[in-house]
Record summary:
Predicted 3D model of a 263-nucleotide part of an RNA (large-subunit ribosomal RNA, domain VI) from an uncultured Saprospiraceae bacterium. The prediction has a mean pLDDT of 86.
Context: one part of a larger RNA
RNA sequence: CGCAGGAAUAUUGAGAAGAUCUGACACUAGUACGAGAGGACCGUGUUGGACAAACCUCUAGUGUAUCGGUUGUGGCGCCAGCUGCAUUGCCGAGUAGCUAUGUUUGGAAUGGAUAAGUGCUGAAAGCAUCUAAGCACGAAGCCAACUUCAAGAUGAGUAUUCCAGUUCUUCGGAACGAAGGGUUGUAGAAGAUGACUACGUUGAUAGGCUAUAAGUGGAAGUGCAGUGAUGUAUGGAGCUGAGUAGUACUAAUUACCCGACAA
Numbered sequence: 001c002g003c004a005g006g007a008a009u010a011u012u013g014a015g016a017a018g019a020u021c022u023g024a025c026a027c028u029a030g031u032a033c034g035a036g037a038g039g040a041c042c043g044u045g046u047u048g049g050a051c052a053a054a055c056c057u058c059u060a061g062u063g064u065a066u067c068g069g070u071u072g073u074g075g076c077g078c079c080a081g082c083u084g085c086a087u088u089g090c091c092g093a094g095u096a097g098c099u100a101u102g103u104u105u106g107g108a109a110u111g112g113a114u115a116a117g118u119g120c121u122g123a124a125a126g127c128a129u130c131u132a133a134g135c136a137c138g139a140a141g142c143c144a145a146c147u148u149c150a151a152g153a154u155g156a157g158u159a160u161u162c163c164a165g166u167u168c169u170u171c172g173g174a175a176c177g178a179a180g181g182g183u184u185g186u187a188g189a190a191g192a193u194g195a196c197u198a199c200g201u202u203g204a205u206a207g208g209c210u211a212u213a214a215g216u217g218g219a220a221g222u223g224c225a226g227u228g229a230u231g232u233a234u235g236g237a238g239c240u241g242a243g244u245a246g247u248a249c250u251a252a253u254u255a256c257c258c259g260a261c262a263a
Stems, first nucleotide, its partner, number of pairs: 001152001005163007015149004021049007033038001051106005059100004066093005071086006110144003117137004165176004180258004184200005205251003208247005214240003221234005
């Protein structure tokens, strides 16, 4: 821009893409078959491999804004306590998120038309013949079925709902600006940017605060013991990024633009 008024929501599916893999074991059954040796079809179940998708409960990583330990050195006047730099100084742990080595799930079942092949009936050709007319089977393959996208499918589909006026007028017209959308703001398990999703005071959208989960692992100060390093009590202490819940304290204020000349 189009989809012959403008919108919102829900959809149909022409068409397209993806997936389509396979082993072993057990039962049937040591049965059918076979002198024996051996050893099934059909059918059923269990469990794997590779591949794919989703997810983070478990396991395991990462986790440079979390906690602790510690070395050298500088600073806060000194002690104590903190803090800068040294690869995050080094080291031990670790929430959320993101992950795989982890967890869960998938390939199925079924139908249709067929290939090679197997047949029935059956002439040409009194016989025979699956074929010439006709009819029936038959594959991991084909078409559906499964998952995803999909009306620019210009053949532009379908359904439901909303809006299509008020005011003023010198009757010429003028003003306002519907449904809805955008700008804008607070944000996001959404994201390069657009887009998408939630919310904007009739509010829990983010931050803060409170509580809690979880992590770290016993804070500072003070007392006590020890010459002291240190230990111990107060006290599962103190501190804490992303989790959960609550709470308007802070910021989402006020507002602006587009949008009905059409049947």
Background: It matches the Rfam family "Bacterial large subunit ribosomal RNA".